Overview
This is a predicted structure of a 479-nucleotide part of an RNA (small-subunit ribosomal RNA, 3' major domain) from an uncultured bacterium.
[in-house]
Context: one part of a larger RNA
RNA sequence: UGACGGGGGCCUGCACAAGCGGUGGAGUAUGUGGCUCAAUUCGAUGCAACGCGAAGAACCUUACCUGGCCUUGACAUGUAGGUGGUAGAAGGAUGAAAGUCUGACGAACCCGCAAGGGUAGCCUACACAGGUGCUGCAUGGCUGUCGUCAGCUCGUGUCGUGAGAUGUUGGGUUAAGUCCCGCAACGAGCGCAACCCCUGUGUCCUGUUGCCACUCCCGCGAAAGCGGGAAGCACUCUGGACAGACUGCCUCGCUUAAACGGGGAGGAAGGUGGGGAUGACGUCAAGUCAGUAUGGCCCUUACGGCCAGGGCUGCACACGUACUACAAUGCCCGGUACAGAGGGACGCAAGAUCGUAAGAUGGAGCUAAUCCCUAAAACCGGGCUCAGUUCAGAUUGUCGUCUGCAACUCGACGGCAUGAAGCUGGAAUCGCUAGUAAUGGCGCAUCAGCUACGGCGCCGUGAAUACGUUCCCAGGCCU
Numbered sequence: 001u002g003a004c005g006g007g008g009g010c011c012u013g014c015a016c017a018a019g020c021g022g023u024g025g026a027g028u029a030u031g032u033g034g035c036u037c038a039a040u041u042c043g044a045u046g047c048a049a050c051g052c053g054a055a056g057a058a059c060c061u062u063a064c065c066u067g068g069c070c071u072u073g074a075c076a077u078g079u080a081g082g083u084g085g086u087a088g089a090a091g092g093a094u095g096a097a098a099g100u101c102u103g104a105c106g107a108a109c110c111c112g113c114a115a116g117g118g119u120a121g122c123c124u125a126c127a128c129a130g131g132u133g134c135u136g137c138a139u140g141g142c143u144g145u146c147g148u149c150a151g152c153u154c155g156u157g158u159c160g161u162g163a164g165a166u167g168u169u170g171g172g173u174u175a176a177g178u179c180c181c182g183c184a185a186c187g188a189g190c191g192c193a194a195c196c197c198c199u200g201u202g203u204c205c206u207g208u209u210g211c212c213a214c215u216c217c218c219g220c221g222a223a224a225g226c227g228g229g230a231a232g233c234a235c236u237c238u239g240g241a242c243a244g245a246c247u248g249c250c251u252c253g254c255u256u257a258a259a260c261g262g263g264g265a266g267g268a269a270g271g272u273g274g275g276g277a278u279g280a281c282g283u284c285a286a287g288u289c290a291g292u293a294u295g296g297c298c299c300u301u302a303c304g305g306c307c308a309g310g311g312c313u314g315c316a317c318a319c320g321u322a323c324u325a326c327a328a329u330g331c332c333c334g335g336u337a338c339a340g341a342g343g344g345a346c347g348c349a350a351g352a353u354c355g356u357a358a359g360a361u362g363g364a365g366c367u368a369a370u371c372c373c374u375a376a377a378a379c380c381g382g383g384c385u386c387a388g389u390u391c392a393g394a395u396u397g398u399c400g401u402c403u404g405c406a407a408c409u410c411g412a413c414g415g416c417a418u419g420a421a422g423c424u425g426g427a428a429u430c431g432c433u434a435g436u437a438a439u440g441g442c443g444c445a446u447c448a449g450c451u452a453c454g455g456c457g458c459c460g461u462g463a464a465u466a467c468g469u470u471c472c473c474a475g476g477c478c479u
Base pairs, nucleotide, nucleotide: 007479008478009477010476011475012474013473015469016468019432020431021430022429023428026324027323028322029321030320031319032318033317034315035314042053043052064310065309066308067307068306069305070304073128077127078126079125080124081123082122083121088105091102092101093100094099108119109118110117111116130299131298133297134296135295139293141288142287143286144284146282151190152189153188154187155186156185157166158165159164170181171180172179196276197275198274199273201243202242203241204240205239207237210233211232215230216229217228218227219226220225246270249264250263251262252261253260326425330384331383332382333381334380335379342373343372344371347366348365352361353360354359391422396417397416398415399414400413401412402411438461439460440459441458442457443456444455
């Protein structure tokens, strides 16, 4: 000077408390440990590993195992020599394929009249290629974490023999080293805040593919009205510009003050309006040599390369993360209403027809504000009446559909049958303070298909509670 203390003071945070919903019990999905295995490829391991790398393991991927093959190599550059029946190649043999053997036919470019020479390609040889082999404790880059916590420093001056101190401490205040006042300090930098994006209000512009109030026309209809069109841009909306919020105004409080705090007016919005992006100096020899790059070491007829099959999906068990439930605020059947954000040409696919259904046939429209994918919970009516049930759906049998060269190991989905555990979960433990939690569905990326119940977004319905800071955890300042 720091760090630490079951030392002290002050303060903050879903840290506790107050609430709501979970996890821990069941079944399943998924990841991990362990065990097994020829192989179950590798990495990640308290918070900060464990639905993590993986935003798609049947083959491929694939790095692992077994077996069969290749050796200048699947790929790059260079040197030397060779090569017109050369390069290429229909086909044939063998084979699981890769590969190996063979092979009718059979080229190109430049210079040159031609002969010929050169290039490309191919073959041989040599340099070399290649390595998801090791070291993240040799590294770059990127990332996690403390933590969006309010801190971390510098110049000059002053103090101290010096390490260092001061400034940055103190009194107030703030979300904030935010601001004010004071002070041997005066200034400054990186952080904070603001500047950026989305959202909430208004004005102007814009008017098709969007909109339909007023006016007109057509069709249906007794009418109400419905459908289509014209005219129109008022409204909704699209997306551009601007305005708007600044403690600006009033009032009270604080130390006579400032910063600030409480209340009020106006306002769509009020004291950072809500959300995002943005992560200081540093810490953990944190993570990553398997994303790429890269030093060193190692392999070189193999630790490189190709292929077939298998494995990554194994299963006495243990843990994490989720989904579905245990029911009546529910389940089943019928009817019926309302989104947003996205995606769509090797694509999205309407109406129609067939099928109980998955789906099939067929194909209008759409290069998409035009067409398509496209809601559910809610609401209305009926049934069930507390039961292992009309709850729950695992498991198994069987018949099918779709994708794909191929669903045995090992895909998803549908029909019928089967109907397991489960009656709210011990010790313990997690998330959340408002359009949040809880709950309902929808979309997208990856992708032929899909083990997605995951991830990332979107909208619908929509709460309860916070006395307070003694205690648990983490952090900040002073001592």
Notes: Rfam family: Bacterial small subunit ribosomal RNA.